Background: The part of an RNA shown here (large-subunit ribosomal RNA, domain IV) has 315 nucleotides and comes from a marine metagenome. It matches the Rfam family "Bacterial large subunit ribosomal RNA". The RNAcentral record of the full RNA draws on SILVA. The coordinates come from a structure-prediction model, not an experiment, and the mean pLDDT is 84.
[in-house]
Context: one part of a larger RNA
RNA sequence: UUGUGUUGAAGGAACUCGGCAAAUUGGCUCUGUAACUUCGGGAUAAGGAGUAACUCGAGAAGAGUUAACAUUAAAGAGAGAGGACUAACUGUUUAAUAAAAACACAGGUCUCUGCAAAUUUGAAAAAAGAUGUAUAGAGGCUGAGAUCUGCCCAGUGCUGUAAUGUGACGUGGAUAGGCUAUGGCUUUGAAAUUAAUCACCAGUAAACGGCGGCUGUAACUAUAACGGUCCGAAGGUAGCGAAAUUCCUUGUCGGGUAAGUUCCGACCUGCAUGAAUGAUUUAAUAAGUUCUCUGCUGUCUCCAAUACGAACUUG
Numbered sequence: 001u002u003g004u005g006u007u008g009a010a011g012g013a014a015c016u017c018g019g020c021a022a023a024u025u026g027g028c029u030c031u032g033u034a035a036c037u038u039c040g041g042g043a044u045a046a047g048g049a050g051u052a053a054c055u056c057g058a059g060a061a062g063a064g065u066u067a068a069c070a071u072u073a074a075a076g077a078g079a080g081a082g083g084a085c086u087a088a089c090u091g092u093u094u095a096a097u098a099a100a101a102a103c104a105c106a107g108g109u110c111u112c113u114g115c116a117a118a119u120u121u122g123a124a125a126a127a128a129g130a131u132g133u134a135u136a137g138a139g140g141c142u143g144a145g146a147u148c149u150g151c152c153c154a155g156u157g158c159u160g161u162a163a164u165g166u167g168a169c170g171u172g173g174a175u176a177g178g179c180u181a182u183g184g185c186u187u188u189g190a191a192a193u194u195a196a197u198c199a200c201c202a203g204u205a206a207a208c209g210g211c212g213g214c215u216g217u218a219a220c221u222a223u224a225a226c227g228g229u230c231c232g233a234a235g236g237u238a239g240c241g242a243a244a245u246u247c248c249u250u251g252u253c254g255g256g257u258a259a260g261u262u263c264c265g266a267c268c269u270g271c272a273u274g275a276a277u278g279a280u281u282u283a284a285u286a287a288g289u290u291c292u293c294u295g296c297u298g299u300c301u302c303c304a305a306u307a308c309g310a311a312c313u314u315g
Stems, first nucleotide, its partner, number of pairs: 001310008010301002014299001019296001027051005036041001038144001052066005079294007086286002091103002107142007119128003145281004150211003155208002157204004164199002170193002176187004212230005239273001240270001251267005
């Protein structure tokens, strides 16, 4: 100097991106237990008390002494409380930088499939589906529950289409040419006919997706319930909103602090929210993200001592 431990005056997060690390708590018995809630939970909530043996003593009173650390060794042995975000949950994952808000999930919904099923593997035979039969099977999206899920079919896709137009090979054989021994041979190939498709028409958004400008107006000002105009298939509904989405931005106001770019509650001016690419909310859950408080501490003010190692020096 360094590694692993132990202890520490006063203070107690002033450290730091951040309480990282360490400390605190810890078993059992008794007591007691809030908001909220899907009535199951939350909950070991929180908080409080107690705990072994011996001696003196009349004593279950009282006083004193000595331990133990939860019956012994190894092992094991909750810090707690509050506010938000995200994901309902238990589960799964990048073997060797990521455990998560990603995946899955029960539930929801759409599409296909009538059985020699659709779908999938294979060149085929054949096989899976299935010794199943629409309460079944396959595929897509969403993701418990609760309240809901608005408008648009113009584009793209899919589905359905009686007729019509288009539409290849084929059928057809008008017309025209060449040769000719005038018997014919050969080339050209119009009209007409003809499938799917495409066009046309219609449906369909829990299919891919989309969901506006400009401008005037109220008896202070401001704003605009109201009006005008242009464009469009329709002009964003309910919700939520500086948000895991907000550039300007440390927006503005309120709360917490002596002091708060974070946090919480509002506002709405949404650069660029928004409804199964799901919207909002939600008890419980989380080695998830974030903020605060209590306790606790060598994280720090500010370092010190010590045990056992290592380096190092000398032998």